[in-house]
Molecule: transfer RNA
Organism: Candidatus Caldarchaeum subterraneum
C1' cells in the first nucleotide's frame, strides 16, 4: 500500500430489514447453608466504533474515515 475479517453490557458472545438487542461469566438482593461455595429466584448494566447516504422502518444494507487481527507487497 493492496486484499479478507472484525468492532455490540465490566468480559466473552447470538443476532434470515420489522416489538425500546440474545446468552454465558461476573455484580446486586434474596432463598439455602453454622458459613462459604455450589444450586434456584429477581436485578442493575448496552443501544450497537465514528460521520454521512438508502428505506416507512438499519446493530443488519450502501460510501468514507478510523481502529485491530490474518494474509501479500
Nucleotide at each position: 500500500g493492496g486484499g479478507c475479517c472484525g468492532g455490540u453490557g465490566g468480559u466473552c458472545u447470538a443476532g434470515c430489514g420489522g416489538c425500546u438487542a440474545u446468552g454465558a461469566c461476573g455484580c446486586c438482593g434474596c432463598g439455602c447453608u453454622u458459613a462459604c461455595g455450589a444450586c434456584g429466584c429477581g436485578g442493575a448494566g448496552g443501544g450497537c466504533g465514528c460521520c454521512g447516504g438508502u428505506u416507512c422502518g438499519a446493530g443488519u444494507c450502501c460510501g468514507g474515515c478510523c481502529c485491530g487481527g490474518c494474509c501479500c507487497a